[in-house]
RNA sequence: CUUAGAUAACGGCACACCCGCGCGAAAGCCGGGGUCGCAAAGCCACCGGUCUACCGUCCUGCGCUGACGUAGGGCAAAGAUGGCGGGGUUGCCAUG
Numbered sequence: 001c002u003u004a005g006a007u008a009a010c011g012g013c014a015c016a017c018c019c020g021c022g023c024g025a026a027a028g029c030c031g032g033g034g035u036c037g038c039a040a041a042g043c044c045a046c047c048g049g050u051c052u053a054c055c056g057u058c059c060u061g062c063g064c065u066g067a068c069g070u071a072g073g074g075c076a077a078a079g080a081u082g083g084c085g086g087g088g089u090u091g092c093c094a095u096g
Base pairs, nucleotide, nucleotide: 003096004095005093012038013037017033018032019031020030022029023028036083042089043088044087046086047085048084049081050080051079056075057074058073059072060071061070062069063068
């Protein structure tokens, strides 16, 4: 320096859940508590998957002179997810 992570050691992070006049349309995020688990469960949305659908668009119904309004549904990411997978990048320890 590279690679593997069985056995340790010092530690680290924090699922679910709870709290918040918190942020957001939502998914979800942030802060505090908590501790299922994790050898990168550190960081990064480049590729794929998954989640949500405010705005947008299409269909149907109703109201309506029309414009349009309203309810439901479909599509749809430029939103989210790094604790879904791949990839990139940084890194502790002891052993081989």
A computed fold for a 96-nucleotide RNA from Inhella crocodyli, annotated as c-di-GMP-I riboswitch aptamer. The RNAcentral record of the sequence draws on Rfam. NCBI's taxonomy places the organism under Bacteria, Pseudomonadota, Betaproteobacteria, Burkholderiales, Inhella. Its mean pLDDT, the model's own confidence on a scale to 100, is 84.